[in-house]
This is a predicted structure of an 82-nucleotide RNA (c-di-GMP-I riboswitch aptamer) from Eubacteriaceae bacterium UBA6119. The source organism's lineage runs through Bacteria, Bacillati, Bacillota, Clostridia and Eubacteriaceae. Its Rfam family is "c-di-GMP-I riboswitch aptamer". Rfam describes the family as follows. GEMM was predicted in a large-scale screen for bacterial structured RNA regulatory elements. Its mean pLDDT, the model's own confidence on a scale to 100, is 86. It was read from a public genome assembly, where an Rfam model found it.

RNA sequence: CAAGCGAACCGGCAAAACAUCCGAAAGGCUGUGACGCAAAACUAAAGGGCCUAAAGAUAAUCUAUGGCAGCCAGUUUCCGAA
Repeated sequence: CAAGCGAACCGGCAAAACAUCCGAAAGGCUGUGACGCAAAACUAAAGGGCCUAAAGAUAAUCUAUGGCAGCCAGUUUCCGAA
C1' cells in the first nucleotide's frame, strides 16, 4: 500500500404506517416516521428472479412496451482496531 474483515470514530440512508399528488395496476415523488442497513450508493437492454396487466390476443388465460435493486447480482466507495 492492497485485499480480506468489521471493533471504534465522523457520519449516512430510511422499512411499515399515515397524508397529498401521479399511475389501469404494480409502483413512484414529497412530508411525517424509523423496521432495519458496512454499501439500504449507482445500474432495470450486462444477467437472473419477482410484481402488475392498461392495451392486444383470448375458452381458461397469456404477454411488458409498465415496475421492484431494502431479492440475488454487476459497478463504485468512507473509516481503520483485532